The RNA shown here (small-subunit ribosomal RNA) has 1433 nucleotides and comes from a metagenome. Rfam family: Bacterial small subunit ribosomal RNA.
RNA sequence: CAACGCUGGCGGCGUGCCUAAUGCAUGCAAGUCGAACGGUUUUAAGCAAUUAAGACAGUGGCAAACGGGUGAUUAACACGUGAGUAACCUAUCCCGAAGUGGGGGACAACUCUGGGAAACCAGAGCUAAUACCGCAUGUGGUAGCUGGGCAUAAGCCUGGUUACUAAAGCCGCAAGGCGCUUUGGGAGGGGCUUGCGUCCUAUCAGGUAGUUGGUGGGGUAAGGGCUCACCAAGCCGAUGACGGGUAGCUGGUCUGAGAGGACGACCAGCCACACUGGGACUGAGACACGGCCCAGACUCCUACGGGAGGCAGCAGCAGGGAAUUUUGCGCAAUGGACGAAAGUCUGACGCAGCAACGCCGCGUGAGGGAAGAAGGCCUUCGGGUUGUAAACCUCUUUUCUCAGGGUAGAAUAAUGACGGUACCUGAGGAAUAAGUCUCGGCUAACUACGUGCCAGCAGCCGCGGUAAUACGUAGGAGGCGAGCGUUAUCCGGAAUUACUGGGCGUAAAGAGCGCGCGGGUGGCUUUUCAAGUCGGGUGUGAAAUCUUCCCGCUCAACGGGAAGGGGUCAUCCGAUACUGUUGGGCUAGAGGGUAGCAGAGGGAAACGGAAUUCCCGGUGUAGCGGUGAAAUGCGUAGAUAUCGGGAGGAACACCAGUGGCGAAGGCGGUUUCCUAGGCUAUUCCUGACACUGAGGCGCAAAAGCGUGGGGAGCGAACAGGAUCAGAUACCCUGGUAGUCCACGCCCUAAACGGUGGGCACUAGGUAUAGGGAGUAUCGACCCUCUCUGUGCCGUAGCUAACGCGUUAAGUGCCCCGCCUGGGGACUACGGCCGCAAGGCUAAAACUCAAAGGAAUUGACGGGGGCCCGCACAAGCAGCGGAGCGUGUGGUUUAAUUCGAUACAACACGAAGAACCUUACCAGGGCUUGACAUGUUGGAAGUAGGGACCCGAAAGGGCGACGACCUGUUAAGUCAGGAACCUACACAGGUGCUGCAUGGCUGUCGUCAGCUCGUGCCGUGAGGUGUUAGGUUAAGUCCUGCAACGAGCGCAACCCUUGUUGCUAGUUGUUUUUUCUAGCGAGACUGCCUCGAAAACGAGGAGGAAGGUAGGGAUGACGUCAAGUCAGCAUGGCCCUUACGCCCUGGGCGACACACACGCUACAAUGGGUGGUACAGUGGGUAGCAAAGGAGCGAUCUUGAGCUAAUCCCCAAAACCAUCCUCAGUACAGAUUGCAGGCUGAAACUCGCCUGCAUGGAGCCGGAGUUGCUAGUAAACGCGUAUCAGCAUGGCGCGUUGAAUACGUUCUCGGGCCUUGUACACACCGCCCGUCACGUCAUGAAAGUUGGUAACACCUGAAGUCGAUGGGCCAACCCGUAAGGGAGGCAGUCGCCGAGGGUGGGACUAGCGAUUGGGACGAAGUCGUAACAAGGUA
Repeated sequence: CAACGCUGGCGGCGUGCCUAAUGCAUGCAAGUCGAACGGUUUUAAGCAAUUAAGACAGUGGCAAACGGGUGAUUAACACGUGAGUAACCUAUCCCGAAGUGGGGGACAACUCUGGGAAACCAGAGCUAAUACCGCAUGUGGUAGCUGGGCAUAAGCCUGGUUACUAAAGCCGCAAGGCGCUUUGGGAGGGGCUUGCGUCCUAUCAGGUAGUUGGUGGGGUAAGGGCUCACCAAGCCGAUGACGGGUAGCUGGUCUGAGAGGACGACCAGCCACACUGGGACUGAGACACGGCCCAGACUCCUACGGGAGGCAGCAGCAGGGAAUUUUGCGCAAUGGACGAAAGUCUGACGCAGCAACGCCGCGUGAGGGAAGAAGGCCUUCGGGUUGUAAACCUCUUUUCUCAGGGUAGAAUAAUGACGGUACCUGAGGAAUAAGUCUCGGCUAACUACGUGCCAGCAGCCGCGGUAAUACGUAGGAGGCGAGCGUUAUCCGGAAUUACUGGGCGUAAAGAGCGCGCGGGUGGCUUUUCAAGUCGGGUGUGAAAUCUUCCCGCUCAACGGGAAGGGGUCAUCCGAUACUGUUGGGCUAGAGGGUAGCAGAGGGAAACGGAAUUCCCGGUGUAGCGGUGAAAUGCGUAGAUAUCGGGAGGAACACCAGUGGCGAAGGCGGUUUCCUAGGCUAUUCCUGACACUGAGGCGCAAAAGCGUGGGGAGCGAACAGGAUCAGAUACCCUGGUAGUCCACGCCCUAAACGGUGGGCACUAGGUAUAGGGAGUAUCGACCCUCUCUGUGCCGUAGCUAACGCGUUAAGUGCCCCGCCUGGGGACUACGGCCGCAAGGCUAAAACUCAAAGGAAUUGACGGGGGCCCGCACAAGCAGCGGAGCGUGUGGUUUAAUUCGAUACAACACGAAGAACCUUACCAGGGCUUGACAUGUUGGAAGUAGGGACCCGAAAGGGCGACGACCUGUUAAGUCAGGAACCUACACAGGUGCUGCAUGGCUGUCGUCAGCUCGUGCCGUGAGGUGUUAGGUUAAGUCCUGCAACGAGCGCAACCCUUGUUGCUAGUUGUUUUUUCUAGCGAGACUGCCUCGAAAACGAGGAGGAAGGUAGGGAUGACGUCAAGUCAGCAUGGCCCUUACGCCCUGGGCGACACACACGCUACAAUGGGUGGUACAGUGGGUAGCAAAGGAGCGAUCUUGAGCUAAUCCCCAAAACCAUCCUCAGUACAGAUUGCAGGCUGAAACUCGCCUGCAUGGAGCCGGAGUUGCUAGUAAACGCGUAUCAGCAUGGCGCGUUGAAUACGUUCUCGGGCCUUGUACACACCGCCCGUCACGUCAUGAAAGUUGGUAACACCUGAAGUCGAUGGGCCAACCCGUAAGGGAGGCAGUCGCCGAGGGUGGGACUAGCGAUUGGGACGAAGUCGUAACAAGGUA
């Protein structure tokens, strides 16, 4: 360096395989020189020899080691930086010196022959050179010997002498040029060495045999164990060796305020590599990307004998991948190779192409334009918004299209790939050019519809379960813009690894404690040096990059120039305060001496008494033990109790303390011995000897382990008894290990002050332990000062707060240990230790968005304190049992309409279901509708409509008759309205949602609370006030107080009852007066006594009433998503010939059962019968109804009176008398039969009442539970609303009229204060573990499959080196020659050696039946461990 999704106008400048260093078709990427050489060939001239020009394979030279690619390897002198090389090399190039004489023999090409499919090869013969080989010369060079000078580490310069050592020619008429040889120097390039720097891992701690050094050979351009022989035994390592993992390094790049962190694309420097591994050759340079040899893998050709190949060069292909371009043009420029040159070659390079991949620039128009058009969207239907946006008018032409001209880049005579490009000019025409993401908060931007925990979104928090600004779509808006968004990665924010710049009492974090090697740090004074430190100079820190300035492309990106910046670098000079170094001195740190002191400090031995238990004996008799209560257990075989004697083990009451000692663990009877430390006083000695302390070593409660003792009591395990749903617990009875001793292990604790050690500094007060001094005294006390220890309170300061506070958690310094979200995990694996149990060290995957601390407000507690209430208690009457009534659940049903459903639903909505009501069911009907409003059109005997037909009715049909209002007309003549019909808007819905709502209501609770302003306290939540001490019915009042005030509540004001005055009054009495209504008075702890500071309380007087006189109305902030969409209203949704409307019939009244509220009873305090009395509230004209009459009665008849203080409805218990006499009855009345009455169209389902008859259950009610504190409970009746009729219910009214309250322990509810808390949808809370199921990651595991690096042995290619070299050989030497020599080659052998094989191990990865725990999961099972005293802290 991006990729993906959507989109895409132009230009400039850059960039473009991050993955498979995987494999590659094809083409190109390194050649050149005929002025080195012999030839071949073409052309031209010539008859020819030959000459001229050109081309070519070969010999030869130079290049091919550059340029280009890649990043596999490499943790290394690989890289960076600075030095060194007195240990080195260097082709071409530049400067200087000297030389270039004379000979010789070959080999390619070529010709011939042969082999082979090919690649290619073999043999014979000819030939040239700047190819090869001797000889001569020797400036010079090298080596030996020997002088001098300069350096010093081996060297450099300069002499003498001896030996050795060079060369090539070509071009040119010539001059000369280009070459060649030797050598000195330079430049540039390289080799080697070295200081410093350079990732993670110690769950890698020991590594190393050429290893470390020496001597001597060899090798190299050169030092060196580089190599070899011998000798020695070293060398490296906690400042991290060795091993493992990862990685090319750097300039730089990104980020950051910086310090840092991360990275190393492009460009540039260095390194490494070139299919994998090994090797050398040539050469100045290579162990060589486009060279060679060998081995291996792979691919291709083959005639099967054998051959060929290496894109990590440029294009390109395949493959891999989320992903990365053209098989382009040109050598015009720049650069390179060769050449004398012309020139040739150059996928280096210059350009073009592709890709929005990046950066930069430009455009898609500008101005005007409101009827704010249409359309869209929203809407409260008014409008708003899109929006000057568009249309339209005017203008412009960047861009675009067409046409014309046309550079610079070229240095000159020519030569331009780019390119007819940039640029310029003209013409045309708004023309060719806008998307993408977002809109809940963070974070700029909002509505509608759809969807309904679905579909989906999501970076975090979180959205979605029927009104979603969060999903999807639309409109609108916001952001950026040829891009936008997403994903990935890095830095930042993050002071969240803290050098700058963090922490460790309770949040993660002080090692259990000490001793102590290394290390780190270190008192006062003086001297030396100058390492650190500071200043200056010099060198270097490549260029590019970065910063600043200037300049060039129209600007910018980009580019050019100048300056600056950059090192923990090297070196030189200087400074010397501080640190360090060297030497000397001092005494305040530290240690020692001397004199005293306290102590459960440690070890060993001896001794003592009390108690428990056991044994023996005596006395003695029936129980003892034990508990909440019991039982197991012990006891008539004599226990317990009690007395005497004895045994044994363990622990040491009182003293005893907030006390003492110890490093910690820990230490407690007394005595003796041994022993450590501390404190005080003195200031005598030493003279910094100190502090801390990684590793290391030692000690270390309890439990546990080993061996041997011991064993009284206690007591895991175990047994039994209880408890319990269960109880493998808590309680009880027993009881083994153990607890004790000796020796040896273990090595952990909430080993805690949850606080490492040392030193110094910084207010005090008080208590206590040990010592000293002063003062005082006859003396002991007392008092003052001081040192050391142990506590409490507290200032400053610190702290998140709590708290700490000279015993620091304050202020500083030094050293060590430790922490970095929760879980997984005080775990796994590995290692070390242990007899074992186990300990020490210590991860990861995965998973969560928290876990945690301190404090706050609530709520809660089987926490505490105080207080209240018919809350309990004390009483009275009940309910729960029976029958019936009513309501509810359940069941049933076509329907049994719906709602209410702990207290706070259940005689509740319902103040009254036969039809109606009625919402339900069955059936029959209607469709602008039973009802409202509007619009369109229509009809003229219109609306209506007796009768008649069908029908259960509704409804449908027919249809005599036949209107109303306003205006108008001669006239029902016309017009309009109403009404009707039609069509459309709409009506209608007791359909859903009370969890969308209003309103209303219930409840806590008529409880005494709930808040605010200002101030003060606290970082804050919040507190204070409102708490405290009293008092009250009361947050009522008083006192106090960092609070002072205030509000809503309480109380009072209101109504009513009780006393009374005045006034008025009829229908009231009529005699006072009662009654009714209105207005007043009266009660305030006002008075007295007592208590008290006050508030207030207790008692008393007077009074009709006394401490709120009784009752009512009145219900704070809030809680319960409490109740009600079916009373009403209402958002949204749903139905629209039906979920609307009408009608008939049925149902709401069912009935195995369960509950709730009642009525009536069970009887004699009663029942029956007869008689006699006494109310109040209320109601009454479609009504109440007297008196009279009929009926046993319900009731009927008739109807006075009354629109009501006038008339009517109108009492019962009680009392008197009598019967019944304790019985299922003369109690009780259910049920049923018959006969009636009343209301009403209508009493079958389904009303009430009456009479006669019938006469069930029931003899006072289990657990439990309700009401009531005085005119109350209880008993008795009466009235009334609803209502045609129907009350045992509701609301009222009066009559009769009690009992009891010691008191606040307990139950329930509530208030205040306080305490604990892991609760805050708040205990109906929270929450733990097993089991079962699913998913995921992980450990173990018989084994199994790979990988990596070594080791041992075997084998061993190429090749260097060495040996040999009987085969072969032109140059030189001897020799006439033959031949020999020198030298070499082939071959062979040896060392080494890639690779291969065998083997046993090491490390590592995958899989693995089974198995272990872990994490998560909507709901599951079993219990209840923890949080409150969590019910056993």